[in-house]
C1' cells in the first nucleotide's frame, strides 16, 4: 500500500436584514420569547392504533393472503437467531423453501420418446431373393432446457440392478437438538414411476367493510318541512281620584281569496312566533406517542424490564422562505397534511466501527 465485505452516521455552516406560520404573554391592532419537514415526509406494497358501518355469532361458503424451524412484536407479508440449498478463495451475500407414490393438465422447437412409454443410428441373434424383414437390447452415438440413479467388477449373443461392492436414493429404528434437521449409527428395499404448485389443486395457518373528505359538535341568510296563532285593540265625550291611574263608552280597525251578507268549520295563500333537519361559515377530531435520548439490568441477537430527563411542525389556498456577506471538501434524492411500525424505490459527498483476501516490509 491495494481490492473488497458488513454495521453505524451526517446531509453544507456562521452572520446580518426584511419576511411566514403555530403557541405563549404584554397588549389593542403592534411588540417581546419560544417551535418550525426527512432519512427517505416518496410509492401507497404490507401491519396496527382510531373513527363509522353491518342485528349477534372464534360460524359456514365464496375470495384474498401467508408457506423450512424456533423466538422477538400491538401486529405484519417486518426483524432476529438457526437448518437446509445455492454463490464466492474469503470477510460475506442470495433463496415464496409444504406437498409432484391424491386427482388434472401443461413442458415452445429438436427428437423415435416429454412420460399407461418408446426405438432414428448403432450392437447382437434369426432368416434372405442380399434389397431388406423379423425380435432382442438401451451399454454407446443423436435431439433437447430436461431422457427412466452413478462408478466398478461380474454376467451375456448383445445387453440391462439381471447380480454384488461402493456411493446416491426411500422406509423403519437409534443417538443428538426445543425444532427445522443432521450422523463416516443399526437394520430392511434393487430402487418406488423426469420436471413445473408466483399451473388448478391438496394441506396447514390468517383475513368483516370503508377510510381523517373517517366522525363528533356549533351554527347564518335563502328555499323547503312540522307545529302554533291572526286575538281583540281602541278615538272622541263622561265619572272617580290630590296624583298615578281606574271605570263606562263605542268612530274606526279585526289579513286576502274560495260565496251576495253574517256566524261556524273547512281549503289555498299571507303574516307573526316556535321546533327540527340540513348548507355557507366556525370548532374538535389534530399531535404527549407501541414517541426521544442517557444510564443499568436480562437476552447470542431481534427485543425487553427499570430508573432518570426532555417535549420536538400541526397549517386548511394550506407556514417552514428570500436578499447580502463570509468560509469549506462547493452541497444529492427531495417538501409533512390523522398517527404508529415496516418494506422498497431516489440519492452529491464525507465520517466512524468491526472484518477478509492479495502484496511488501519488520
Nucleotide at each position: 500500500g491495494g481490492a473488497g465485505c458488513c454495521g453505524g452516521c451526517c446531509a453544507g455552516g456562521c452572520a446580518a436584514c426584511c419576511g411566514c406560520u403555530c403557541g405563549g404573554c404584554c397588549u389593542u391592532g403592534g411588540g417581546c420569547c419560544g417551535g418550525g419537514a426527512g432519512g427517505a415526509a416518496a410509492g401507497u406494497c404490507c401491519g396496527g392504533g382510531c373513527u363509522c358501518c353491518u342485528g349477534c355469532g372464534u360460524g359456514a361458503c365464496a375470495g384474498g393472503g401467508u408457506g423450512c424451524c424456533a423466538g422477538g412484536u400491538a401486529a405484519c407479508g417486518c426483524c432476529u437467531g438457526g437448518g437446509g440449498g445455492g454463490c464466492g478463495c474469503g470477510a460475506g451475500c442470495c433463496c415464496a423453501c409444504g406437498g409432484a407414490a391424491a386427482g388434472u393438465g401443461c413442458c415452445a422447437c429438436a427428437g423415435a420418446a416429454a412420460a399407461u412409454a418408446u426405438a432414428c443410428c448403432g450392437c447382437c441373434g434369426g432368416c434372405u431373393u442380399u434389397g431388406g424383414c423379423c425380435g432382442g437390447u438401451a451399454a454407446g452415438g443423436g435431439u433437447g432446457a430436461a431422457a427412466a440413479g452413478g462408478u466398478g467388477c461380474g454376467g451375456u449373443a448383445a445387453g440391462a440392478g439381471c447380480g454384488c461392492a461402493c456411493c446416491g436414493c426411500g422406509c423403519g429404528g437409534g443417538u443428538g437438538g426445543u425444532a427445522a434437521c443432521a450422523c463416516g449409527c443399526c437394520g430392511c428395499g434393487g430402487c418406488a414411476c423426469g420436471g413445473c404448485a408466483a399451473a388448478c389443486c391438496c394441506c396447514a395457518c390468517c383475513c368483516g367493510g370503508a377510510g381523517c373528505a373517517a366522525g363528533a359538535c356549533c351554527a347564518a341568510a335563502u328555499a323547503g318541512g312540522g307545529g302554533a296563532g291572526c286575538a281583540g285593540c281602541a278615538a272622541a265625550g263622561g265619572c272617580c281620584g290630590u296624583a298615578a291611574g281606574g271605570c263606562c263608552g263605542g268612530c274606526g280597525c279585526a289579513c286576502c281569496g274560495g260565496u251576495g251578507u253574517c256566524c261556524g268549520c273547512c281549503c289555498g295563500g299571507g303574516c307573526u312566533c316556535c321546533c327540527g333537519g340540513g348548507u355557507a361559515g366556525g370548532u374538535c377530531g389534530c399531535u404527549a406517542g407501541a414517541g426521544g435520548c442517557c444510564a443499568u439490568c436480562g437476552g447470542c441477537g431481534a427485543c425487553g424490564g427499570u430508573g432518570g430527563u426532555c417535549c420536538c411542525a400541526g397549517a386548511u389556498g394550506a407556514a417552514u422562505g428570500g436578499u447580502u456577506g463570509u468560509c469549506c471538501u462547493c452541497g444529492a434524492c427531495a417538501g409533512a397534511a390523522c398517527c404508529c411500525g415496516g418494506c422498497u424505490u431516489a440519492a452529491c459527498g464525507g465520517c466512524c466501527g468491526g472484518c477478509u483476501c492479495c502484496u511488501u516490509c519488520u
This is a predicted structure of a 362-nucleotide RNA (Bacterial RNase P class A) from an uncultured Gammaproteobacteria bacterium. Rfam family: Bacterial RNase P class A. Gene Ontology terms of the family: ribonuclease P activity, dimeric ribonuclease P complex and tRNA processing. The sequence was found by an Rfam model in a public genome assembly.